[in-house]
Context: one part of a larger RNA
RNA sequence: GGUGCAUGGUGGAUGCCUAGGCGCCUAGAGGCGAUGAAGGACGUUACAGCCUGCGAUAAGCUCGGGGGAGUCGGCAAAUAGGCCUUGAUCCCGAGAUGUCCGAAUGGGGAAACCCGGUAUCACUGGGCAACCAGAUGGUAUCAUCCCAGGAUGAAUGCAUAGUCCUGGGAAGCUAACCCAGGGAACUGAAACAUCUCAGUACCUGGAGGAAAGGAAAUCGAAGAGACUCCGUCAGUAGCGGCGAGCGAACGCGGAUUAGCCCAAACCGAUGGCUACGGCUGUCGGGGUUGUAGGACCCUUUGAGGAGUCUUUCAUUUCGAACUGAAUGGUCUGGAAAGGCCAGCCACAGAAGGUGACAGCCCUGUAAGUAAAAGGAAUGAGAGCCCGUUGACAAGGAGUUCCUGAGUAGCGCGAGGCUCGUGGAACCUUGCGUGAACCUGGGGAGACCACUCUCCAAGGCUAAGUACUCCUAGGCGACCGAUAGUGGACCAGUAAGGUGACUGAACGGUGAAAAGAACCCCUACAAGGGGAGUUAAAAGAACCUGAAACCAUGCACUU
Numbered sequence: 001g002g003u004g005c006a007u008g009g010u011g012g013a014u015g016c017c018u019a020g021g022c023g024c025c026u027a028g029a030g031g032c033g034a035u036g037a038a039g040g041a042c043g044u045u046a047c048a049g050c051c052u053g054c055g056a057u058a059a060g061c062u063c064g065g066g067g068g069a070g071u072c073g074g075c076a077a078a079u080a081g082g083c084c085u086u087g088a089u090c091c092c093g094a095g096a097u098g099u100c101c102g103a104a105u106g107g108g109g110a111a112a113c114c115c116g117g118u119a120u121c122a123c124u125g126g127g128c129a130a131c132c133a134g135a136u137g138g139u140a141u142c143a144u145c146c147c148a149g150g151a152u153g154a155a156u157g158c159a160u161a162g163u164c165c166u167g168g169g170a171a172g173c174u175a176a177c178c179c180a181g182g183g184a185a186c187u188g189a190a191a192c193a194u195c196u197c198a199g200u201a202c203c204u205g206g207a208g209g210a211a212a213g214g215a216a217a218u219c220g221a222a223g224a225g226a227c228u229c230c231g232u233c234a235g236u237a238g239c240g241g242c243g244a245g246c247g248a249a250c251g252c253g254g255a256u257u258a259g260c261c262c263a264a265a266c267c268g269a270u271g272g273c274u275a276c277g278g279c280u281g282u283c284g285g286g287g288u289u290g291u292a293g294g295a296c297c298c299u300u301u302g303a304g305g306a307g308u309c310u311u312u313c314a315u316u317u318c319g320a321a322c323u324g325a326a327u328g329g330u331c332u333g334g335a336a337a338g339g340c341c342a343g344c345c346a347c348a349g350a351a352g353g354u355g356a357c358a359g360c361c362c363u364g365u366a367a368g369u370a371a372a373a374g375g376a377a378u379g380a381g382a383g384c385c386c387g388u389u390g391a392c393a394a395g396g397a398g399u400u401c402c403u404g405a406g407u408a409g410c411g412c413g414a415g416g417c418u419c420g421u422g423g424a425a426c427c428u429u430g431c432g433u434g435a436a437c438c439u440g441g442g443g444a445g446a447c448c449a450c451u452c453u454c455c456a457a458g459g460c461u462a463a464g465u466a467c468u469c470c471u472a473g474g475c476g477a478c479c480g481a482u483a484g485u486g487g488a489c490c491a492g493u494a495a496g497g498u499g500a501c502u503g504a505a506c507g508g509u510g511a512a513a514a515g516a517a518c519c520c521c522u523a524c525a526a527g528g529g530g531a532g533u534u535a536a537a538a539g540a541a542c543c544u545g546a547a548a549c550c551a552u553g554c555a556c557u558u
Stems, first nucleotide, its partner, number of pairs: 001557009015543001016508002020479002022476007029468002031173002039101003042055003046079001049075003061095006070083003106115003116142007123134004144170009177208001178206005188195001192241001218224002228255005238246002259460003262404001266285008290438001292403004297396004304386002307384001309383010321369003327342005343360002345349001351363003409433008419445001440455005495502002515542001518530004
């Protein structure tokens, strides 16, 4: 030096555990904000570092409700001083206070700071007084834009701009879902250009609890009868450098169901302009469709209707809580919930805790009960509004009037559909052109005919559907500390970066601190030895305590 064994150290694997995560379901809520949000800065407790709470009324103030014995938040024990059955702490609700920054909004600004105007109050001085002035402070107010109404009013006659007053609104934040305007590339095509990825990512605008869509100028070939969503049809019909790939619809089965209102003709009221020919507006009635409908004309019936704005009541529900059954003995043990013996409850044998495994010890669970304030839903009544000068309806005659125009269509250029220009209809439209108007018009995949079908160029519309930052409850052949969120631990922290941004690690004494009085060694340090606690030192660098690695002893070997 090596090998083996043993004993230790180091180290923190493994096992067990879970305070935290992950996935999903059900219900709620689906917004907050100039009445100053989200998010922060700085303060705030007797002592106070951080967290939590709160705001100079500062771990809190007032009131209403609950609750019933302790309590002054956590890490975190002690001390001091308080509060409390005259009901504290605590829980729920309403109100008050709420520094400074932040949309930030009096002006400025390098956020949490600086500097003002006006009114008023306090204070001081002057004045007989009214009042005036002043350093400082308190309170209130002073940004911009838009809309509505009104007043005033230039150049410039009417007007308009402008100015002023009153009232209302906007802004900013927010996880996903939604609609719209823009809109990639990597990639795939085994290269690559059409194509694909994909109308995806991303940017912008806008909204709601959902959004969007929606009552046929639709489909279809039997007829169906708004829209949305799911399943199927179907990887079909098709599209496609007919490559890669893309990819319907009808129909059928379900979810849920709901239909309406204008414009116009015509009538009435009331304005404006006028070249007196007329033109044009506002309000009310009327009217709303395709087997055409309506107006106009004629006839008939005859009483209710709408909104949910105000208010009242009822029911249900959310929103603190409350009641809540039933066990003892003995043995082992540090401890009984374990063993044994004998009982009991159960609409409760879900679960958690308690010194080992508890239906009957505790919290609970089943079941039942409950509400002041505040919130929600449904229903009913009243008020308000409309209506007998006709709501809601029905019939007839005639063919005078109306039925959405820079629209439909067409040409050019694009986009959307399964459709990549194709025989390319259909839908949308940037430019141009440009109808008919009910004896009318669109569609049925070039186009034509016949037949069928529908009525564009105005608008609204629940439910079924999507999502989950958030609240409550529940579930899991989900993880168990290198896992599971990046984050079980004071984490978007420490740390890094000029910055955008990147971004960790760290859980476990014990049933209970009983956290080791006292003695000894010592630098009166660490550490150790006794003593003591404990079931056990498990001794705080604390459960278990693997390996690498280190040391000591013994044996063998060189």